[in-house]
Predicted 3D model of a 365-nucleotide RNA (Bacterial RNase P class A) from an uncultured beta proteobacterium. Its Rfam family is "Bacterial RNase P class A". The family's RNA type in Rfam is ribozyme. It was read from a public genome assembly, where an Rfam model found it.

RNA sequence: GAAGUCGGUCAGGCAACCGCUGGGCAAAAGGCGCAAGCCUAGCGCCGAGAGGAAAGUCCGGGCUUCGCAGAGCAAGAUGCCGGCUAACGGCCGGGCACCGUGAGGUGACGGAAAGUGCAACAGAGAGUAGACCGCCUAAGCUCGGGGCAACUCGGGCCGGCAAGGGUGAAACGGCGAGGUAAGAGCUCACCGCGGACGUGGCGACACGGACGGCACGGCAAACCCCAUCUGAAGCAAGGCCAAAUAGGGAAGCGCAUGGCGUGGCUCGCGCCGCUUCCGGGUAGGCUGCUUGAGCGCAGCGGCAACGCUGCGCCUAGAGGAAUGGUUGCCCACGACAGAACCCGGCUUAACGACCGGCUUCCCAC
Numbered sequence: 001g002a003a004g005u006c007g008g009u010c011a012g013g014c015a016a017c018c019g020c021u022g023g024g025c026a027a028a029a030g031g032c033g034c035a036a037g038c039c040u041a042g043c044g045c046c047g048a049g050a051g052g053a054a055a056g057u058c059c060g061g062g063c064u065u066c067g068c069a070g071a072g073c074a075a076g077a078u079g080c081c082g083g084c085u086a087a088c089g090g091c092c093g094g095g096c097a098c099c100g101u102g103a104g105g106u107g108a109c110g111g112a113a114a115g116u117g118c119a120a121c122a123g124a125g126a127g128u129a130g131a132c133c134g135c136c137u138a139a140g141c142u143c144g145g146g147g148c149a150a151c152u153c154g155g156g157c158c159g160g161c162a163a164g165g166g167u168g169a170a171a172c173g174g175c176g177a178g179g180u181a182a183g184a185g186c187u188c189a190c191c192g193c194g195g196a197c198g199u200g201g202c203g204a205c206a207c208g209g210a211c212g213g214c215a216c217g218g219c220a221a222a223c224c225c226c227a228u229c230u231g232a233a234g235c236a237a238g239g240c241c242a243a244a245u246a247g248g249g250a251a252g253c254g255c256a257u258g259g260c261g262u263g264g265c266u267c268g269c270g271c272c273g274c275u276u277c278c279g280g281g282u283a284g285g286c287u288g289c290u291u292g293a294g295c296g297c298a299g300c301g302g303c304a305a306c307g308c309u310g311c312g313c314c315u316a317g318a319g320g321a322a323u324g325g326u327u328g329c330c331c332a333c334g335a336c337a338g339a340a341c342c343c344g345g346c347u348u349a350a351c352g353a354c355c356g357g358c359u360u361c362c363c364a365c
Stems, first nucleotide, its partner, number of pairs: 001361010012330007020049002023046003030039003051336001055347002058345005063234004070267004075230005080094005095109001096107004110225002115223002117219002132165002134161003140157007173191002176188003192214001193212002197208004238287004248278006258272004294313008
């Protein structure tokens, strides 16, 4: 100097004028009250006012209702180990596998000897398989030639092999030597695999020597088996007040052997009716509604996620939906994009700027 990788911060800024929404203080006109005082649009002052993803609605919860609770089955979710957390399918650390020179990144990561199933086509054969091209012709039979004989050469039948080649995504461990008629873990050394043993580790696992020729490979993001977990619905949940109407009509199940009771089925428990359709009224106001598993700083503990303690801070609550308009300057010239009960995550979108750790390459000294 260049390239890369991991983590963090910001999200146009400043000023002026007018405007919007909430809160606090104060408050005249007005209203209530004997009074003290209370309510209160206007006006005035003070403070605050969309995000890192507010998005998707994908997970997990808080909260509310159902029920005074339950058990089982089915169904669903997760899937290496240890921690964090209110919890999680999240996060942190580690193990193993793969990718990368590396810093690092990714993982739908339990079980294939419980069973079932799948792998088109090609190929002899796709899981205790198999002979297309091939290799051998030992042993047995037979034909021909040579030879005094022993025997030898060639062919055929029969037989042996799966080491070589081919097909395929994948061919029943790899490589080398011995052995054999030719071959084959047939035998041996090394590697791979297997269970046991020893050492280290909380553990997943790692290492070590010995033993065993060695289980019939792959797929469970196939059904399945194993372990752990799981009520349902949702702020349009729910609560209060006011008002209005038709406490109207029909049908069905049924009255304890029945019906109903917040996913399905069964048992249990509770209640005594329940369900569907047609028609009519209201859809107004208040609340839930923002102080939180909250944020910032410091110290301590921990590799870290995070936890504890102390001090400080209050930071939107709209309700057809509040932040807009104008001017000037600066600049990195601004993308993706607007809360609707709240929070912890994940995923997606996306213009840039800044800070830091680490890795690799080049050059010079």